The prediction has a mean pLDDT of 82. A computed fold for a 1443-nucleotide RNA from an uncultured bacterium, annotated as small-subunit ribosomal RNA.

RNA sequence: GAUUAACGCUGGCGGCAUGCCUAACACAUGCAAGUCGAGCGAAGGUAGCAAUACCUUAGCGGCGAACGGGUGAGUAAUACAUAUUUAACGUACCCGGAAGAGUGGAAUAACCUUUGGAAACGAGGGCUAAUACCACAUAGUAUUUAGAGUGGCAUCACUUUAAGUUUAAAGGCGGGUUAAACCGUCACUUCCGAAUCGGGAUAUGCCAUAUUAGAUAGUUGGUGAGGUAAAGGCUCACCAAGUCGAUGAUAUGUAGCCGUACUGAGAGGUAGAACGGCCACAAUGGGACUGAGACACGGCCCAUACUCCUACGGGAGGCAGCAGUGGGGAAUUUUCCACAAUGGACGAAAGUCUGAUGGAGCAAUGCCGCGUGAAGGAUGAAUGUUUUCGGAUUGUAAACUUCUGUGAUAUGGAAAGAAAAAACGAUAUAGUAAAUGAUAUCGUCUUGACGUUACCAUAUUAGAAAGUCACGGCAAACUACGUGCCAGCAGCCGCGGUAAUACAUAGGUGGCAAGCGUUAUCCGGAUUUAUUGGGCGUAAAGAGUGCACAGGUUGUUAUAUAAGUUUAAUGUCUAAUUCCACAGCUCAACUGUGGCUUGCAUUAAAAACUGUAUGACUAGGAUAUCGGUGGGGUAAGUAGAAUUUCAUGUGUAGCGGUGGAAUGCGUAAAUAUAUGAAGGAAUACCAAUAGCGAAGGCAGCUUACUGAACGAUUAUCGGCGCUUAAGCACGAAAGCAUGGGGAGCAAAUAGGAUUAGAUACCCUAGUAGUCCAUGCCGUAAACGAUCCACAUUAGUUGUUGCAUAAGCAGCGGCGCAGCUAACGCAUUAAAUGUGGCGCCUGGGUAGUACGCACGCAAGUGUAAAACUCAAAGGAAUUGACGGGGACCCGCACAAGUGGUGGAGCAUGUGGUUUAAUUCGAUGAUACGCGAAAAACCUUACCUACGUUUGACAUACUUGGCGAACCUGCAGAGAUGCAGGGGAGGAUAACCUUUGUACAGGUGGUGCAUGGUUGUCGUCAGCUCGUGUCGUGAGAUGUUCGGUUAAGUCCGGCAACGAGCGCAACCCUUAUCCUAUGUUACCAGCAUUCAGUUGGGGGCUCAUGGGAGACUGCUAUCGCAAGAUAGAGGAAGGUGGGGAUGACGUCAAAUCAUCAUGCCCCUUAUACGUAGGGCUACACACGUACUACAAUGGCGUUUACAAAGCGUUGCAAACCCGCGAGGGCAAGCUAAUCGCAAAAAGAACGUCUCAGUUCGGAUUGAAGUCUGCAACUCGACUUCAUGAAGUUGGAAUCACUAGUAAUCUCAGAUCAGCAAUGCUGAGGUGAAUGCGUUCUCGGGUCUUGUACACACCGCCCGUCAAACCAUGGGAGCCGGCAACACCUAAUACCAGUGUUCUAACCGUAAGGGGGAAGCUGUUUAGGGUGGGGUUGGUGACUGGGGUU
Repeated sequence: GAUUAACGCUGGCGGCAUGCCUAACACAUGCAAGUCGAGCGAAGGUAGCAAUACCUUAGCGGCGAACGGGUGAGUAAUACAUAUUUAACGUACCCGGAAGAGUGGAAUAACCUUUGGAAACGAGGGCUAAUACCACAUAGUAUUUAGAGUGGCAUCACUUUAAGUUUAAAGGCGGGUUAAACCGUCACUUCCGAAUCGGGAUAUGCCAUAUUAGAUAGUUGGUGAGGUAAAGGCUCACCAAGUCGAUGAUAUGUAGCCGUACUGAGAGGUAGAACGGCCACAAUGGGACUGAGACACGGCCCAUACUCCUACGGGAGGCAGCAGUGGGGAAUUUUCCACAAUGGACGAAAGUCUGAUGGAGCAAUGCCGCGUGAAGGAUGAAUGUUUUCGGAUUGUAAACUUCUGUGAUAUGGAAAGAAAAAACGAUAUAGUAAAUGAUAUCGUCUUGACGUUACCAUAUUAGAAAGUCACGGCAAACUACGUGCCAGCAGCCGCGGUAAUACAUAGGUGGCAAGCGUUAUCCGGAUUUAUUGGGCGUAAAGAGUGCACAGGUUGUUAUAUAAGUUUAAUGUCUAAUUCCACAGCUCAACUGUGGCUUGCAUUAAAAACUGUAUGACUAGGAUAUCGGUGGGGUAAGUAGAAUUUCAUGUGUAGCGGUGGAAUGCGUAAAUAUAUGAAGGAAUACCAAUAGCGAAGGCAGCUUACUGAACGAUUAUCGGCGCUUAAGCACGAAAGCAUGGGGAGCAAAUAGGAUUAGAUACCCUAGUAGUCCAUGCCGUAAACGAUCCACAUUAGUUGUUGCAUAAGCAGCGGCGCAGCUAACGCAUUAAAUGUGGCGCCUGGGUAGUACGCACGCAAGUGUAAAACUCAAAGGAAUUGACGGGGACCCGCACAAGUGGUGGAGCAUGUGGUUUAAUUCGAUGAUACGCGAAAAACCUUACCUACGUUUGACAUACUUGGCGAACCUGCAGAGAUGCAGGGGAGGAUAACCUUUGUACAGGUGGUGCAUGGUUGUCGUCAGCUCGUGUCGUGAGAUGUUCGGUUAAGUCCGGCAACGAGCGCAACCCUUAUCCUAUGUUACCAGCAUUCAGUUGGGGGCUCAUGGGAGACUGCUAUCGCAAGAUAGAGGAAGGUGGGGAUGACGUCAAAUCAUCAUGCCCCUUAUACGUAGGGCUACACACGUACUACAAUGGCGUUUACAAAGCGUUGCAAACCCGCGAGGGCAAGCUAAUCGCAAAAAGAACGUCUCAGUUCGGAUUGAAGUCUGCAACUCGACUUCAUGAAGUUGGAAUCACUAGUAAUCUCAGAUCAGCAAUGCUGAGGUGAAUGCGUUCUCGGGUCUUGUACACACCGCCCGUCAAACCAUGGGAGCCGGCAACACCUAAUACCAGUGUUCUAACCGUAAGGGGGAAGCUGUUUAGGGUGGGGUUGGUGACUGGGGUU
């Protein structure tokens, strides 16, 4: 885009079309084929007195019923289409021409009568007519025989002569006549011709399956005969053995064919409704009759099935005609009107009949046209939706105003379809003896189903008249609410798990519109079957290889021809349709007129190309001669090394084997070694991207036979060539059969190991087999994953053969053009062309099932479908990953030091418990974490008691004779009540009352978020612009060679630059200089108990400002960057430390710091109060502390810091207390005073290896301090008590120098403190580092990948369960087409011995002719039988698919 469509929702009008695609299923009822009285007799009726006239009709007779109408079952060719042909044929009615129509005869229906039957329908007897029937005559035709002529296309055709044979007819009506004759007309007969319609023949075209390969006996042909309208095996007798078939016979399945229709740029593909042509069919099967025509839809006979009637004896029927009914189905109309028109049958005609046809009805089934209003109308009304609350949108849309009348309703008018024929009247013409009649013209008279028509006019009325689908992308059109992987959507991708433009609803928007959408089907897109117009190295696809018949294709040249080819003309290609032009309905659809048109045939012409025929040629091909090459093949022989075994000697305890072992062998003498012997198999070195062969494949040496290619040279043949379906042959290994052989190796098997297991890998043994001969098998990643042949198209390089060389023929590497999706190929093409063959068409099912063929078997070849998925696949890219590779780094390992894990206690977590044990953090990257302080408070939890505009904010509203504060009472308290108090009172502020907006929430979601943070990781990376390369993803830069802590720098390079990171800049620390010296300092000068004071500005120190370090210098190495060593220097190679954290990852953490979207609560999930809880305790884990002791504990004496903090505070000194502390109190807002004592250390003494003078838990008693309050639940002091623990299993952590270890000091938080935590400060002060194999983590490059949520990935098979389709299956049940035999209705034909018989002949008998019967051939159907083929079903069973 289309449809004979259907379904869902909706539905105003008209025109033109269309309307059982399924059950060729069954049919009630009505109608669809009759007509003629001018063929005939007769009967009835009407009129008339009657004669008679008119009307009707059963019957005889004629014509028609073979047309028209329906359907598509069958049919793959007896069909259809196109073309040719019939010299092989028929044709009623109609037309033209010629001739005729004479003489006779016998019957029969109707009717009458008798009679059978329920009916249908008959039977006997009798009468009668014809345009019914018969005989004869005549003519022509036909035919036989014998000639003649002309023509052709082979058989032959036509014309004609003579003789013989056979065979025709009918009247009616009108005129006319006394009656005839006669005339006209219609009918009749014969012949000829034409037309129309039909029969036959030939060629070409015409679906699928080869898992249908052979078919055929009237089969193929001939002769003769029969038959037919006609050719013919159409039929029969005889003879011959043919005929068809890979160019697809036969069989099976499916199917009416065509003009045309739809689609498509075309070529094609699909279809065969309506309309037209042809065919076939008429319940199913068969058959003939009649006739011009049928083997007959509304005829006959028979058989079968079904239905109906029946008096059970017997009968009737055929809607695939028009309506209609049932049924089937997703689905298809009225039991209508009319013969007015067109056409048909009959008739002289009027006319009759006509479900053909013309019309109407029903159906949006389709196509076309029209309408559902038009103009104005803003405060952009209201409503709805939404909102950032301002608005936006619905929207000029509505309302409202003014119009119009397509349409609707009413009334009236009014075409065209009608032309005639006939009748009546008139006139004319020819004709006739005259008339009828015929022809022509004019007038009169009538004929419409549709139809209340189309159309027109008038009146009234915006009134009856819009839906449907979509809105994530493809694809035009977006928001809100609801829902929450539910409900649902979905053509493909996919959407939905609490902010859904995808579901549902609403608003809005988009598309189309009386329709819209869905489903189904066909074509297109699809170059996705490729002729136009595809492919086969890796995506599906080159057969394992060769030989070769058919087939296809084929070198140069000459002549001829004209089959193909090209051109022109003619015929045909029905009409309709398509296309073009014009025209008619108001337009269009629709319709009319004219034109064009690809095929086929014939004729003529051309001769380039192809073909054919005949010649010629030598470039392809082949042969001859010479030459060498080679693991080419077959057969025979032979050689040495090695393994094994056997024999003997020597010799002694092991051998062998492995990662390590064991099984195994060995004192019966192994292994080892020496000599000899046997046997089998294979041929080291040479040896090579070397050689040969068609492939498989081929390797010691010699001989015999033999195939092939190559080089050289001149000759010869003269297209002999190439390819190749089927066919034939070869064809690794394994395997099979028979017979040999058997050393080594070695499936199976056994044992030993390994392992969770180990039916494996490893080891020890070991049988088939491997070997030979003969015969099978016929497959391999049979690979160059690359078919064969020929030609053309840059180079360069290695090698083999011939060869002096040039060159030719092979085998390889690199590489240009070109090709390729890319990888890559590239004269050995995957380039450019030609010829031939094979093969492919999404993945799975499946190279499977079934069938067939081959095979001894194993199996091989050929080769599907159902079902299922939306992918499977190729090449390349970026990552990630690897028990891949290379390089590098890190307290990563190693080397060390000290710990943890064991004990006690502290603290955090899990778990458990609880009314509550608030919440969060959970591998690394949670667990002395949020928390730099849980007795109350904090506090979020629990229990109890209370409050409800609220403890807090803003606004409005009421009042201000009353706020803060104090006191008393009740109460656990909040709170309530009472008393005092007196701020404040224009506005504002403050307080207060009520109500409303609102407050409030540590309620949920960190997977809606901001901000902040952890981690990889202070790892060296992460990117961009321009350019270049690539079809592209992307690459390059950023890789490479060095170097560095570093993508740090250097060199090179299709890259050149740049950014975020690194480094540096910042802080601190180490040295010096300088400025300034108080509260700091004190060398010299005075002075003091004391830097105390005077004084000083040197030193220390403090605070500012500067200097200094840069591989700068030297040496060596290096192209350089830089490295190593050294000097100088306080410091040396980023001097030490800190801050600083790239792009990103982990949906990492946090909604409980804060902020915040959405959701939720609102007398409660909010707020207040008291008490309790967060401190529980069988247990498990993390992190610390203290220890286990002598490098120590204790006692006494004694020395040296830094950094901090202090007025709600630090507190000296003095006094009291054993002590915690208390009392009193100077000083200090701090370089001034205080905390403050530093400790380890040093000196001396003691303890002497013990559960101790170690260790300090636990517990008892007594106290101190803080605080409203130490019970749950604080810290500290004193005395007493004195637990575990004697260095810690597997495992595991930290640390590289002022570091570890160890020792004290201070601070934040804080009333106090559970701090052994955290953050800082200084004191003392080590050991070790070979090095990068391994562990962990990271970086760069490279490689593989079926991974991309990225190895915590992906993914295979069994098993278990459910479902689905399918193969096998003892069988069972059907269908179809044949065959054999039996039987056989009806019917034609043949025969006939039985019976009957009007026309003619015959005086008669009888004959001729006819009918019936009987017999026979053929035959529908039926029966029996064994097979074939196909389908359904089947216990059980096999695999497959999905979940």

Description: It matches the Rfam family "Bacterial small subunit ribosomal RNA".